RNA sequence: GAACCUGUAGUUCAAUGGUAGAACGUUACCUUCACACGGUAAAGAUAUAAGUCCGAUUCUUGUCAGGUUCA
Numbered sequence: 001g002a003a004c005c006u007g008u009a010g011u012u013c014a015a016u017g018g019u020a021g022a023a024c025g026u027u028a029c030c031u032u033c034a035c036a037c038g039g040u041a042a043a044g045a046u047a048u049a050a051g052u053c054c055g056a057u058u059c060u061u062g063u064c065a066g067g068u069u070c071a
Base pairs, nucleotide, nucleotide: 001070002069003068004067005066006065007064010024011023012022013021018054026042027041028040029039030038047063048062049061050060051059
């Protein structure tokens, strides 16, 4: 320098263009003399900027970050 892949919650992963979910974790409450376990509830995310579309996590382009291969 070139090609390709990946980017979603604190972590690990889903989501076939139609209001983004789960598990673990966090917080509050219940339970207990107390802790743990258990139960109920809550908060929490689409790397970024444009485009297409009635509607974009999804399709297209640029940028950023990481990775693989080639030179």
This is a predicted structure of a 71-nucleotide RNA (transfer RNA) from a bacterium. The RNAcentral record of the sequence draws on ENA. Its Rfam family is "tRNA". Gene Ontology term of the family: triplet codon-amino acid adaptor activity. The coordinates come from a structure-prediction model, not an experiment, and the mean pLDDT is 83.